RNAcentral holds the sequence, with entries from ENA. Predicted 3D model of a 74-nucleotide RNA (transfer RNA) from a Phycisphaeraceae bacterium. Taxonomically the source falls in Phycisphaeraceae (Bacteria, Pseudomonadati, Planctomycetota, Phycisphaerales). Rfam family: tRNA. Rfam describes the family as follows. Transfer RNA (tRNA) molecules are approximately 80 nucleotides in length. The family's RNA type in Rfam is transfer RNA. The prediction has a mean pLDDT of 82.
[in-house]
């Protein structure tokens, strides 16, 4: 040059037979409890879903095309 796979919250993931308010674990912030801290348990924030267009009544999800990263032929 060519293929393929992956890009969702700080992080590591899940949801990808198109339809619910986009979710979970760890971080984080605050609450109880504690003499403190820890650990525990309750809650609370935190996302343009890589980007830009297209298809649909409806897109994380399908389609084109570019970014990155990783794998593999040349």
């Nucleotide at each position: 040059g060519c293929g393929g796979c992956u890009g969702u919250a700080g992080c590591u993931c899940a949801g990808c037979u198109g339809g619910a308010u986009a979710g979970a674990g760890c971080a984080g912030c605050g609450g109880u409890u504690u003499c403190c801290u820890a650990a525990a348990u309750c809650g609370c924030a935190g996302g343009u879903c890589g980007g830009c267009a297209g298809u649909u009544c409806g897109a994380a999800u399908c389609u084109g095309c570019c970014c990155a990263g990783c794998c593999g032929c040349g």